RNAcentral holds the full RNA, with entries from ENA, Greengenes and SILVA. A computed fold for a 351-nucleotide part of an RNA from an uncultured bacterium, annotated as small-subunit ribosomal RNA, central domain. The prediction has a mean pLDDT of 86.
Context: one part of a larger RNA
RNA sequence: CUGGGUGUAAAGGGCGUGCAGCCGGGAAGACAAGUCAGAUGUGAAAUCCCGCGGCUCAACCGCGGAACUGCAUUUGAAACUGUUUUUCUUGAGUAUCGGAGAGGUAACCGGAAUUCCUAGUGUAGCGGUGAAAUGCGUAGAUAUUAGGAAGAACACCAGUGGCGAAGGCGGGUUACUGGACGACAACUGACGGUGAGGCGCGAAAGCGUGGGGAGCAAACAGGAUUAGAUACCCUGGUAGUCCACGCCGUAAACGAUGAUUACUAGGUGUCGGUGGGUAUGGACCCACCGGUGCCGCAGCAAACGCCAGUAAGUAAUCCACCUGGGGAGUACGUUCGCAAGAAUGAAACUC
Numbered sequence: 001c002u003g004g005g006u007g008u009a010a011a012g013g014g015c016g017u018g019c020a021g022c023c024g025g026g027a028a029g030a031c032a033a034g035u036c037a038g039a040u041g042u043g044a045a046a047u048c049c050c051g052c053g054g055c056u057c058a059a060c061c062g063c064g065g066a067a068c069u070g071c072a073u074u075u076g077a078a079a080c081u082g083u084u085u086u087u088c089u090u091g092a093g094u095a096u097c098g099g100a101g102a103g104g105u106a107a108c109c110g111g112a113a114u115u116c117c118u119a120g121u122g123u124a125g126c127g128g129u130g131a132a133a134u135g136c137g138u139a140g141a142u143a144u145u146a147g148g149a150a151g152a153a154c155a156c157c158a159g160u161g162g163c164g165a166a167g168g169c170g171g172g173u174u175a176c177u178g179g180a181c182g183a184c185a186a187c188u189g190a191c192g193g194u195g196a197g198g199c200g201c202g203a204a205a206g207c208g209u210g211g212g213g214a215g216c217a218a219a220c221a222g223g224a225u226u227a228g229a230u231a232c233c234c235u236g237g238u239a240g241u242c243c244a245c246g247c248c249g250u251a252a253a254c255g256a257u258g259a260u261u262a263c264u265a266g267g268u269g270u271c272g273g274u275g276g277g278u279a280u281g282g283a284c285c286c287a288c289c290g291g292u293g294c295c296g297c298a299g300c301a302a303a304c305g306c307c308a309g310u311a312a313g314u315a316a317u318c319c320a321c322c323u324g325g326g327g328a329g330u331a332c333g334u335u336c337g338c339a340a341g342a343a344u345g346a347a348a349c350u351c
Stems, first nucleotide, its partner, number of pairs: 004322003007304002012319001014201004021194003025088007033081002035077008049065006091191001092188003096183003103177007110154001114150008125136002162169002206247006215241002220236004258318006266295013300305001324351003333344004
């Protein structure tokens, strides 16, 4: 390489969009590039294979045959692939109607809590722990009442509930805006699937510039604990956490499970929509479509387990990735980055 694999053994790209490439629905016709058949030419000899023969046999050698699975030309075939013409509607998309949703962006608003400030009441403690101490407090704290300021987060509702491609999204209102779903079957007529590169998005932390800073809190300081305690516990506390703009581009970015399509027993919840029925204020029953869970037959699997419209089953197309452990996600080179570093990514040696 072939092959075999990728939930947990090595292995699914963090996610999308999409150029090239690869693959692609039904019917009819044409062509004949792939494909198949015939003919002709060529395919040197030797070698290989088969038969016969020569050295006493064999190796070796001679003769004959077959073969040389290929290439070119030519004559045909037309099922499949391809190209092209015409056409179809079920794949895909559009239109119309309808409801659901923490989908996104921006602006404005709200209450509870926390801290601080001011004033009142009030007096000796408060706080904290396993127990303490550091700390705060007679310059009046803690507690409590009233008023004010600030920033951040949004209790209940709340749900293996919803939305989003993923990251992720949760107080309320408004504006702008994306997607999905259901009903219908009017329109287009294969317009589809995947997708190396490319481009975009991408938690937290971190970085740059300018703001902001209530609470929390790396670093740091102190108090404890301890043999020690550069920790766990306590009192403080700066970056940061928040906002705007620009970088970074990584995560156990997880369902550790790539995308799409078709098929393959059932049972039971739940969310959105539709149709029908019973009842007539809610509700219930049946059926269908789309999502999200649980149990489970066959089958799969090393087992664990997963499980039939949410497959790890049976098939198909395309992409990514794996090939013993360590060395090592290291070195070198290259690209990107302000930096931190990221991406790509070995070998010697060793077991």